[in-house]
RNA sequence: UUAUCCCGUCCGGGAGAGAUCUCGCCGCAAAAACCACGGCGAGGCGCCGAAGGGGCAACACAUCCCCGGAACCUCUCAGGCACCAAGGACCGAGCGGGACAG
Numbered sequence: 001u002u003a004u005c006c007c008g009u010c011c012g013g014g015a016g017a018g019a020u021c022u023c024g025c026c027g028c029a030a031a032a033a034c035c036a037c038g039g040c041g042a043g044g045c046g047c048c049g050a051a052g053g054g055g056c057a058a059c060a061c062a063u064c065c066c067c068g069g070a071a072c073c074u075c076u077c078a079g080g081c082a083c084c085a086a087g088g089a090c091c092g093a094g095c096g097g098g099a100c101a102g
Stems, first nucleotide, its partner, number of pairs: 001102001004099006011092003018045001020044008046081003052077001053075003059068001
């Protein structure tokens, strides 16, 4: 000094699943109420999994048991389920820092 690796930061990309049912409030309408439509909130049933969280194989240790032991696998606690927004594992580029072979 460079390929590469690690951490952080920033930008870009980034899936899936009910426009479901009930209730309440607001708006529209209106003399008032009901119905319909739109928005928000809560609950029920159904569903998704790629924030997070839980579980385990090989393996390793070992007489055995226990402990350790990954994931996009699995469970759905959490989170999410028209569009939009938000979030989003992961991928890519830049920047900053660190480490090592040559």